[in-house]
């Protein structure tokens, strides 16, 4: 330099054919349970979906550019 894959909650990751409110596990907060802790149960908070632009009535999803990470080729 070229090609491919990836970036979504604090962490690890889903997300179907583009469709109204974006989810799971762990972690965090509160309550219940206990003499206390842990476990368990219930509830809750937490998101510019890497960035910018475009297509569309509508984009996490499609298109373009760009940035970062990983792999392959040279």
């Nucleotide at each position: 330099g070229g090609g491919c894959g990836g970036g979504u909650a604090g962490c690890u990751c889903a997300g179907u054919u583009g469709g109204u409110u974006a989810g799971a596990g762990c972690a965090c907060u509160g309550c219940u349970u206990u003499g206390a802790c842990a476990u368990a149960g219930c509830a809750g908070a937490g998101g510019u979906c890497g960035u910018a632009g475009g297509u569309u009535c509508g984009a996490g999803c499609c298109c373009u550019a760009u940035u970062c990470c990983g792999c392959c080729c040279a």

This is a predicted structure of a 74-nucleotide RNA (transfer RNA) from an uncultured Anaerolineales bacterium.
Its Rfam family is "tRNA". It is annotated as a transfer RNA.
The prediction has a mean pLDDT of 81.
It was read from a public genome assembly.